[in-house]
Context: one part of a larger RNA
Molecule: small-subunit ribosomal RNA, central domain
Organism: uncultured prokaryote
Parts: sequence; C1' cells; structure tokens
RNA sequence: CUGGGCGUAAAGCGCGCGUAGGCGGCUUGUCCUGUCAGGGGUGAAAGGCCCGGGCUCAACUCCGGAACUGCCUCCAAAACUGUCUGUCUAGAGUCCGGAAGAGGUGAGUGGAAUUCCUAGUGUAGAGGUGGAAUUCGUAGAUAUUAGGAAGAACACCAGUGGCGAAGGCGGCUCACUGGUCCGGUACUGACGCUGAGGUGCGAAAGUGUGGGGAGCAAACAGGAUUAGAUACCCUGGUAGUCCACACCGUAAACGAUGGAUGCUAGUUGUCGGGCGGCUUGCCGUUCGGUGACGCAGCUAACGCGUUAAGCAUCCCGCCUGGGGAGUACGGCCGCAAGGCUAAAACUC
Repeated sequence: CUGGGCGUAAAGCGCGCGUAGGCGGCUUGUCCUGUCAGGGGUGAAAGGCCCGGGCUCAACUCCGGAACUGCCUCCAAAACUGUCUGUCUAGAGUCCGGAAGAGGUGAGUGGAAUUCCUAGUGUAGAGGUGGAAUUCGUAGAUAUUAGGAAGAACACCAGUGGCGAAGGCGGCUCACUGGUCCGGUACUGACGCUGAGGUGCGAAAGUGUGGGGAGCAAACAGGAUUAGAUACCCUGGUAGUCCACACCGUAAACGAUGGAUGCUAGUUGUCGGGCGGCUUGCCGUUCGGUGACGCAGCUAACGCGUUAAGCAUCCCGCCUGGGGAGUACGGCCGCAAGGCUAAAACUC
C1' cells in the first nucleotide's frame, strides 16, 4: 500500500463545536484540470524476455526483435469530474403562528422525616441480633406532648413518560436562557455532510482554599462470629457526602452498536402537534419522538429488523493471536493522586 473487519469473538474516540482536508442537489454557457482518441520526441548501453548465429555442447558470447506499462509535446473530443459564470428549489437556513418538556443558570420558598436542645407527662428499661454483646439509661433513657435549632433529600403524582449532544436532569415560585416539534409557505438560494489537529463540556471518587456538617459513612475503635476473621452482622465514628471558587478528565462514560443522507412489508402500545369526520369521545389520516412484535434481508449463532446489525453512498475513529502491558522508557498535562501517547526482550 492492499485485503478483511469493529452489538456479544480483537476493534466506535465519553459527548459536542469546529480548522485543514475529503465528499457534495437541479439546470445553462465557458475553459479543457482530471478523462478519452491519434501523431511526434524521449524512455542510454549492458542485463532480463523472444527468434536466430558462433565456440564439439553448455556456461559464455554476437545479431535482430519485442518490451521499457513512464515523461514531454502537437492536434482533437466534451458526456462525466473540475474552473469560472448564470438559473432553480426538492438539501440547509431565516420569518410568522402555535405546542410540550425533571433542558441549563441564579434567587426565593414549603411540608414530611431525621438528629440535637429546652420544658411537661412518666418509670425501668431501651437498643440491637440468628442469638448476643459492646452501647444508652434512676445524674431519669426508650415512649409521648409542646416549643426551638440545623443540615440534607424531595414520598404520593411517576409512566419500557418527558427533556438534553453526552455526562445527566424530579417539591413549589420567579427571573434570565439553550434546544426541539407542528402548521403556514413569505424570504435566502447549496449557504450542505463529515471532521485529522484544535477547543469546550464531561458521573462518582479524589485534590486545593474557605465555609457547612443533620443523616449516612471509607479509614479507625470496640462487640460478636470463626480454627483464624485485618470480612460479612452489631455499637460507635473521621475524611467524605453539601455550598462557593479552582483543579482532576476517568467509568460496564453501554444500545458494549460513530455521524449524515436516501431506499426497503406490516401489526400494536404510548408521548407531543396538525387535518378531517361525526354519535363529543371515539374513528380515520399525517408529521415528530419513544417501546413491543414481526416480512424480506442480514447474522457463526444469539439476535437485528423504517430508532437496522437490511440495501447503498460520503467522512472520521479503531482492530490485526494470548501473556508480558495499557506496563517500561521518552514526551505532554496535573498541586498530588495520576492521566494521555505507547513499545521491546522473553514466553505460550
């Protein structure tokens, strides 16, 4: 370079935005870059190949041919590709009218529960377990009533429901704000797709500084269990969990399935719109989402099946036996923890 692949066998970057690049709708004209036809020049010789010749043969050698798939140049073609130039509206976007939503950020606010504090009632237990003990309690616990404080999370609604690119998002209200869908077709006129680098976002844990700290709870301590028990169970309990700002940049970051577009039977549930019909809560139809089943087709099978893993095109990423190893070394990043990039010897 080529081939074959990437749901589960090795293999889709965690997810966006976007630079270069690659690819790109309909229809005129233009040039002729790629493309295609013919001619000319060149493509040294030797070697190699083919037909012959010469040494007795061969090696060796001589003659001729073909080849040298290339490059340069002349003339010519114009469908496709490309350049430039117009045109169009089916892609994309704008506008107008509606709609749904835990989309994001900030501020405020509510009730239940939990723990603690104060006071009342009340008395000997409470708690915990398989059973116990550590633990709490006559200095009055547990239980119960009233009041107060604090922090965190939002029961029911709740739904293979919704929203978001992913991570993720759930009490209520307000402010600011992103995206999406449907209808109208008024406007722009290919403005598009993908995206190496780059850049931003990115659960949990972890880190820095300052707050906060109810419950829970790594570490730790004690009680049990056990042959032991650095565990599982119990009683405690610190980081942390929460907030602000700044880092970290990972994950079974999963649909283990990159993005975009077109095409290819249906049936059924559900969410958000539109249209029509009437018996006004149903039916039919259409667009967008989200599920179940299933034809063709695909698949090693499992299964996938208009939300494809089917049939195609474009662009990116990645794989190439197991271990060594996602390690060493080097580089870059990080306060650190560590992350990213990424081998080899050896061995089976």